[in-house]
Record summary: The RNA shown here (transfer RNA) has 73 nucleotides and comes from Rhodopirellula baltica SH 1. The sequence is in RNAcentral, with records from ENA and Rfam. RNAcentral records the identical sequence in 2 taxa. It matches the Rfam family "tRNA". From the family's description: Transfer RNA (tRNA) molecules are approximately 80 nucleotides in length.
RNA sequence: GAUCGCGUGGUCCAGCGGCUAAGACGCCUGUGUGACAAGCAGGAGACCGAUGGUUCGAUUCCAUCCGUGAUCA
Repeated sequence: GAUCGCGUGGUCCAGCGGCUAAGACGCCUGUGUGACAAGCAGGAGACCGAUGGUUCGAUUCCAUCCGUGAUCA
């Protein structure tokens, strides 16, 4: 330098055009225990890398940029 992939709660990830963005771990509260833990019940937490575009409507499509990874040179 070229090509391709990825970028979503604290972490790992699902969702890939239309209802309130799902789940696991973690966290908080209650319960539980002599205590701690497990289990059980409930809860908080992401508007989806940035900017622009297409669309009635985008996290989801397109462009550019940023970050990151792989391959090639």